[in-house]
A computed fold for a 71-nucleotide RNA from a Minisyncoccota bacterium, annotated as transfer RNA. Rfam family: tRNA. Its family is annotated with triplet codon-amino acid adaptor activity in the Gene Ontology. It was read from a public genome assembly. The organism belongs to Minisyncoccota, within Bacteria.

RNA sequence: GGGCCCAUAGUGAAAUGGCAUCACGCUUCCAUGGCAUGGAAGAAGCCGGAGUUCGAUUCUCCGUGGGUCCA
Numbered sequence: 001g002g003g004c005c006c007a008u009a010g011u012g013a014a015a016u017g018g019c020a021u022c023a024c025g026c027u028u029c030c031a032u033g034g035c036a037u038g039g040a041a042g043a044a045g046c047c048g049g050a051g052u053u054c055g056a057u058u059c060u061c062c063g064u065g066g067g068u069c070c071a
Stems, first nucleotide, its partner, number of pairs: 001070007010024004018054001026042006047063005
């Protein structure tokens, strides 16, 4: 320098154009004398910019960061 892959909540992952889902974690409440545990409720997220579209996490382009391969 070039090819390919990835970027979603605190963590790990889903989601092939129409209200962003799950697990763990976190907060509150209930059960217990208390802990563990169980139950109920809740907060929290699409890497940045532009384009396409009625509508973009999703498609296209550029950038940033990471991984991998070639030179």